[in-house]
RNA sequence: GACCCGUUCGUCUAGUGGUUAGGACUCCGCCCUUUCACGGCGGCAACACGGGUUCAAGUCCCGUACGGGUCG
Numbered sequence: 001g002a003c004c005c006g007u008u009c010g011u012c013u014a015g016u017g018g019u020u021a022g023g024a025c026u027c028c029g030c031c032c033u034u035u036c037a038c039g040g041c042g043g044c045a046a047c048a049c050g051g052g053u054u055c056a057a058g059u060c061c062c063g064u065a066c067g068g069g070u071c072g
Stems, first nucleotide, its partner, number of pairs: 001071007010025004018055001027043005048064005
């Protein structure tokens, strides 16, 4: 340098172009308990960035950044 794959809550992970982007762990609050732990209920929190296609984009297309791989 060319090509391929990936990037989603703090972490891990799901997501047929159309549900309020879901779940687990963590964190916070309440309940339970003499207290802690366990357990129960609830809450906070995310689509790497820019553009395009579309009535509608996390999803499709292009570019950029970062990570991984193959080739030279």
This is a predicted structure of a 72-nucleotide RNA (transfer RNA) from a Verrucomicrobiota bacterium. The sequence was found in a public genome assembly. The source organism's lineage runs through Bacteria, Pseudomonadati and Verrucomicrobiota. Model confidence (mean pLDDT): 80 of 100. Its Rfam family is "tRNA". By type it is a transfer RNA.